Transfer RNA from a Candidatus Limnocylindrales bacterium, 72 nucleotides, folded computationally.

C1' cells in the first nucleotide's frame, strides 16, 4: 500500500429500516445477629467521528479514525 472483519452500558455481547436490550458488575430495599447466597427494584447509552439516502438509520451508502487478521 491492497483486501476482509470489527467498534452498541463499567465488562462480555445481542439487536431483518419503526428507534436500544441481556448477562455480569454498581446502587437501594427485603431476608440474616452479621456476611455470603437468594428476592424485589433503580441508575447507567447522543450506538467510534462527520456527511448522505429515507417519512423514519445502531442498521443502507460515502469518508475519516481505532483495533484484529490476511496479502504484498
Nucleotide at each position: 500500500g491492497c483486501c476482509g472483519g470489527u467498534g452498541u452500558a463499567g465488562c462480555u455481547c445481542a439487536g431483518c429500516g419503526g428507534a436500544a436490550g441481556a448477562g455480569c458488575g454498581u446502587c437501594u430495599u427485603c431476608c440474616u445477629u452479621a456476611c455470603a447466597a437468594g428476592a424485589a427494584g433503580a441508575g447507567g447509552g447522543c450506538c467510534g467521528g462527520g456527511g448522505g439516502u429515507u417519512c423514519g438509520a445502531a442498521a443502507c451508502c460515502c469518508u475519516c479514525c481505532g483495533c484484529c487478521g490476511g496479502c504484498a
The RNAcentral record of the sequence draws on ENA and MGnify. The prediction has a mean pLDDT of 83. Its Rfam family is "tRNA". From the family's description: Transfer RNA (tRNA) molecules are approximately 80 nucleotides in length.